[in-house]
Background
Large-subunit ribosomal RNA, domain III from Thermotomaculum hydrothermale, 383 nucleotides, folded computationally. It matches the Rfam family "Bacterial large subunit ribosomal RNA". The prediction has a mean pLDDT of 86. The source organism's lineage runs through Bacteria, Pseudomonadati, Acidobacteriota, Thermotomaculaceae and Thermotomaculum.
Context: one part of a larger RNA
RNA sequence: GAGUAGCGAAAACUCGGGUGAAAAACCCGGGCGCCGUAAGCCUAAGGCUUCCUGUCCAAUGUUAAUCAGGGCAGGGUUAGUCGGCCCCUAAGGCGAGGCCGAAAGGCGUAGCUGAUGGGAAUCCGGUUAAAAUUCCGGAACCACCUAAUGUUUCGAAGGGGUGACGCAGAAGGGUAUGCCUACCCACUGAUGGAUUAGUGGGGUCAAGCGUGUAGGGUGUCCCGGCAGGCAAAUCCGUCGGGAUAGACCUGAGGCGUGAUGACGAGUCGCUUAUAGACGAAGUGGCAAAUCCCCCGCUGCCGAGAAAAACCUCUAAGGUAAGGCAUUAGGUGACCGUACCGCAAACCGACACAGGUAGGCGAGGAGAGAAUCCUAAGGCGCUU
Repeated sequence: GAGUAGCGAAAACUCGGGUGAAAAACCCGGGCGCCGUAAGCCUAAGGCUUCCUGUCCAAUGUUAAUCAGGGCAGGGUUAGUCGGCCCCUAAGGCGAGGCCGAAAGGCGUAGCUGAUGGGAAUCCGGUUAAAAUUCCGGAACCACCUAAUGUUUCGAAGGGGUGACGCAGAAGGGUAUGCCUACCCACUGAUGGAUUAGUGGGGUCAAGCGUGUAGGGUGUCCCGGCAGGCAAAUCCGUCGGGAUAGACCUGAGGCGUGAUGACGAGUCGCUUAUAGACGAAGUGGCAAAUCCCCCGCUGCCGAGAAAAACCUCUAAGGUAAGGCAUUAGGUGACCGUACCGCAAACCGACACAGGUAGGCGAGGAGAGAAUCCUAAGGCGCUU
């Protein structure tokens, strides 16, 4: 220079009370304003204690600070079913033998590894200052082991099936959800009317189990033959004959059960209270998805993973074993789980108007996830 520029979106503050040495900024309450396909909610990556509570205000916070993602201390993350680990494989990587190369090493078969993919099983309610599909209550389910009973051709690194897949388009049936409502509860508010009325609030509920619907698919079963499936086969395939008009497979949702339960507007009572007790109605209709039936159907050409699990068939070898069914008992380890997550906690040197994958995303108007206003919820962007 200069007490100058600036104090980081023009969404916005204001009043009362509290605490305190001190309050524009902290806490509580009233009002106002802003977002509302978000500036709300869940979650992946990443961060790594920032979470909750108490206490403190030097420094950090573009000002003050009693406040804080700041200092100090204590506390907090509970799983057979969520995710990982595990089983399986893709691209890629590694690579026994092998091929190549002065060496180092390169390539590559079998194989191993490797998720961003495939593979068993859980829901609703309650609860903490901070965790919950993990704790608690209730109601379930799966795999494996053992035993009993009944029954029986078991057995794989092999065969077959399945797993198993593109894109576009259209229609139907549903549901989430929303709106209205029978009904229930409360209230009657200045002035004429209104209690057979008006206003406000509520009108909710899962997995599982049972049923097997709208719809979709295929013919199915029996007998006989066979040189195919690198051996075998009763399996698959294929050929012949016979029977049958309906059968089988699949399939949302609904209904019943779950539930004599939970939740529930509110009421009572108390020293305050998020603690306690009680608890009404809980019915029908309309609309309706981008979600489900379902890559199911139709169409098209660019012709749209693999392997394991699972089912089945036999081989070697077995058959006091083993398989299947039912019931009972047992086992289910380890790691993650707090919190932020369009952001003041991640990537940008900052509490930075930038960047950041996926899911949910209500109402009125509207073709709409546009736009405007609003709900739940969250904020008023630290002078």